RNA sequence: CCUCGAAAGGGCAAACCCAUCGAAAGGUGGGGGCGCAAAACCGCGGGUCUACGGCGGAAGCCAUGACGGCCGGGUUGCCGAAA
Numbered sequence: 001c002c003u004c005g006a007a008a009g010g011g012c013a014a015a016c017c018c019a020u021c022g023a024a025a026g027g028u029g030g031g032g033g034c035g036c037a038a039a040a041c042c043g044c045g046g047g048u049c050u051a052c053g054g055c056g057g058a059a060g061c062c063a064u065g066a067c068g069g070c071c072g073g074g075u076u077g078c079c080g081a082a083a
Stems, first nucleotide, its partner, number of pairs: 003083001005079001011036002016031006034069001040075003044072003047067003053062003
């Protein structure tokens, strides 16, 4: 240094509730704690969700929107046992 993940110090924060933004998906703040060794950052690829708006006679379809705690990838990072 790489892999790995014992211990220690800590960190983040699911569902749900309240407030708020949004047409919605969902976001933000407070409470909360299911979990996470990158559950830190980046919408690059895939995937999923929503449809104000557009198309359509209708059923429906469409992302420019959303999800990083869906998967992959990129960047950075605390500690130092065993192997």
Model confidence (mean pLDDT): 87 of 100.
Predicted 3D model of an 83-nucleotide RNA (c-di-GMP-I-GGC riboswitch aptamer) from an Acetobacteraceae bacterium.
The sequence was found by an Rfam model in a public genome assembly.
Rfam family: c-di-GMP-I-GGC riboswitch aptamer. Rfam links the family to the GO term cyclic-di-GMP binding.